This is a predicted structure of a 369-nucleotide RNA (Bacterial RNase P class A) from a Chloroflexota bacterium.
It is recorded under the gene name rnpB.
The model forms 96% of the base pairs in the Rfam consensus.
The coordinates come from a structure-prediction model, not an experiment, and the mean pLDDT is 77.
Its Rfam family is "Bacterial RNase P class A". Rfam links the family to the GO terms dimeric ribonuclease P complex, ribonuclease P activity and tRNA processing.
The source organism's lineage runs through Bacteria, Bacillati and Chloroflexota.
RNAcentral holds the sequence, with entries from ENA.

RNA sequence: CAAGCAGGCCGGGUGGUCGCCGUUUCGCGGAUUCGGUUCUGCGAGAGGGAGGAAAGUCCGGGCUCCAUCGGGCAGGGUGCUGGGUAACACCCAGGAGGGGAGACCCUACGGAGAGUACCACAGAAACUAUACCGGCCGCCACUGGCGACCAAGGGUGAAAUGGCGAGGUAAGAGCUCACCAGCGGCUGGGUGACCAGCCGGCUGGGCAAACCCCACCCGGAGCAAGACCAAAUAGAGGGACGCAAAGGACGCCCGACCGAUGUCCCCGGGUUGGUUGCUCGACCCUAAUGGUAACGUUAGGGCUAGAUAGAUGACCACCGGUCCAGAAUCACUGGACUACAGGACCCGGCUUAUAGGCCUACUUGGUCC
Numbered sequence: 001c002a003a004g005c006a007g008g009c010c011g012g013g014u015g016g017u018c019g020c021c022g023u024u025u026c027g028c029g030g031a032u033u034c035g036g037u038u039c040u041g042c043g044a045g046a047g048g049g050a051g052g053a054a055a056g057u058c059c060g061g062g063c064u065c066c067a068u069c070g071g072g073c074a075g076g077g078u079g080c081u082g083g084g085u086a087a088c089a090c091c092c093a094g095g096a097g098g099g100g101a102g103a104c105c106c107u108a109c110g111g112a113g114a115g116u117a118c119c120a121c122a123g124a125a126a127c128u129a130u131a132c133c134g135g136c137c138g139c140c141a142c143u144g145g146c147g148a149c150c151a152a153g154g155g156u157g158a159a160a161u162g163g164c165g166a167g168g169u170a171a172g173a174g175c176u177c178a179c180c181a182g183c184g185g186c187u188g189g190g191u192g193a194c195c196a197g198c199c200g201g202c203u204g205g206g207c208a209a210a211c212c213c214c215a216c217c218c219g220g221a222g223c224a225a226g227a228c229c230a231a232a233u234a235g236a237g238g239g240a241c242g243c244a245a246a247g248g249a250c251g252c253c254c255g256a257c258c259g260a261u262g263u264c265c266c267c268g269g270g271u272u273g274g275u276u277g278c279u280c281g282a283c284c285c286u287a288a289u290g291g292u293a294a295c296g297u298u299a300g301g302g303c304u305a306g307a308u309a310g311a312u313g314a315c316c317a318c319c320g321g322u323c324c325a326g327a328a329u330c331a332c333u334g335g336a337c338u339a340c341a342g343g344a345c346c347c348g349g350c351u352u353a354u355a356g357g358c359c360u361a362c363u364u365g366g367u368c369c
Base pairs, nucleotide, nucleotide: 001365002364003363004362006360007359008358009357010356012319013318014317015316016315017314018313020049021048023046024045025044026043027042028041029040030039031038051340055351056350058349059348060347061346062345063222064221065220066219068256069255070254071253072252073251075218076217077216078215079214080094081093082092083091084090095109096107097106098105099104110213111212115211116210118206119205132154133153134150135149137147138146139145140144162180163179165177166176167175181203183200184199185198186197187196188195189194226276227275228274229273235267237266238265239264240263241262247258248257283302284301285300286299287298288297289296290295320338321337322336323335324334325333326332
């Protein structure tokens, strides 16, 4: 320098004009109050006002209500090991398998020991059944037929009853042996997934993001949750239950428990405005410290949107950035582009979108010293 690989970060700036939503201070006015106590209108000032994904709403939790608790069945989820966490399908570290020359990347990666299903086409044969071509032996016989042996070779297929070499044999075959793969046992290491070594008899499929088995986890509904105020009007409406009954946690069942001045179902009518929930939180920054790390602990500091049909905008100028052109590697001039995208109760993740740019570590190759 080129190509690559992994991680982190930024994602426009300044000024002017016209606006938008909250907060707060002051002045004046109104209402109210024991009281500048509270509310409100106008004016002036100060200060704040989207993101790395605010998105998809796919996981996990907080919070709220269902009065409360437990068991079983059904259903759903997760799925190598250890750790982190409020929790997770997330993160970290490791193991195994696969890919790459390498940095590094990918993996739903428990069980085919119980049972069931499936394995298209091709092929003799796809799981208890066997031989298409072929090899070899014998007999008849002459270019073929019959009988027996074989599964090494060819062929089919995604997959064919371990691989490969030697011995052996009529030809062959784990038939025998060495090495490798697999299985089982023992020893050692590791918390564990697993790894290493030794020994053994030679040993016949795949598929569980098919049912299933095993282990662990899971109640439901959601801020339109929920609470309060105001407003509104029509309930002598109909029915069920009768005091451990109906009903009550919202798939089903069971048990406990609650359960009368009521509870539940049906029919009918009204209001559909405001306040709260609401933003201080598993929050952010810095330092020390434990840990390989994710992360934890301690100390100090900070306050950082709360709209409600939804505010944070529009226009202009200048400066940036990238690309292109002008004979043009700097400078100059001109042109084009400057992304994805907008909170709606709040967090932790994942996934997806994103013009352009910066930083760090590493790999491979080239060149120079």